Background:
A computed fold for a 73-nucleotide RNA from a Desulfobulbaceae bacterium, annotated as transfer RNA. It matches the Rfam family "tRNA". It is annotated as a transfer RNA. Rfam's curators write: Transfer RNA (tRNA) molecules are approximately 80 nucleotides in length. Its mean pLDDT, the model's own confidence on a scale to 100, is 82. The source organism's lineage runs through Bacteria, Pseudomonadati, Thermodesulfobacteriota, Desulfobulbales and Desulfobulbaceae.
[in-house]
Order: sequence, then C1' cells, then structure tokens
RNA sequence: GCCAGCAUAGCUCAGACGGUAGAGCGGCGCUCUCGUAAAGCGCAGGCCAACGGUUCGAUUCCGUUUGCUGGCU
Repeated sequence: GCCAGCAUAGCUCAGACGGUAGAGCGGCGCUCUCGUAAAGCGCAGGCCAACGGUUCGAUUCCGUUUGCUGGCU
C1' cells in the first nucleotide's frame, strides 16, 4: 500500500424483513435468613463509532472517515 471482518448497556455478546433494541454477568432495591452467601422478584443503565446519502421512516441499506483485528504484498 491492497483486501476482508468488527464497532450495540459498566463487561461479554445477540438483534431485524428498514417501523424509536434484548440476554447473561455486574450495579441498586425488595423477599427469604439470627446474619451472610445462594435463590426468587423487580428497577436503573443505550441518543446502536462519526459524518453524509437513499427513504414517509435508518441501529439495519449505500458512501466516506476513525479505531481495532486478520490476511496479502
């Protein structure tokens, strides 16, 4: 230099066919217990990497950029 993949909650990751997004762990509260842990129930937490384009509507499709990973030279 060229090519490909990835970027979503604090962490690890899903997600759709275009119609304002979920799980596990973690955090907080409650129940239970003499108490703790475990278990059960509930709650909060995301403007889906950035900027443009298409569209009535984009996290999803297209382009560019940024970062990370891998391959080739």